[in-house]
RNA sequence: GCAGCAGUCGCUCAACGGCAGAGCACCGGCCUUCCAAGCCGGGGACGCGGGUUCGAGUCCCGUCUGCUGCUCCA
Repeated sequence: GCAGCAGUCGCUCAACGGCAGAGCACCGGCCUUCCAAGCCGGGGACGCGGGUUCGAGUCCCGUCUGCUGCUCCA
């Protein structure tokens, strides 16, 4: 330099172009003498910038970061 893959709550992962969800964690309540476990409820995210579209996490372009492979040079 080229190619591929990945980037979404604190963490690990989902999501036919049509209300962004789950588990764990966190917060509150119930339960308990207290804690843990269990039960009920709550808050929190689409790497960045453009484009297409009535509508983009999803499609297109650029860009950044990480991983993998290939190639070249000194």
The prediction has a mean pLDDT of 82. Predicted 3D model of a 74-nucleotide RNA (transfer RNA) from an Aristaeellaceae bacterium. It matches the Rfam family "tRNA". Rfam classes the family as a transfer RNA. About the family: Transfer RNA (tRNA) molecules are approximately 80 nucleotides in length. NCBI's taxonomy places the organism under Bacteria, Bacillota, Clostridia, Eubacteriales, Aristaeellaceae.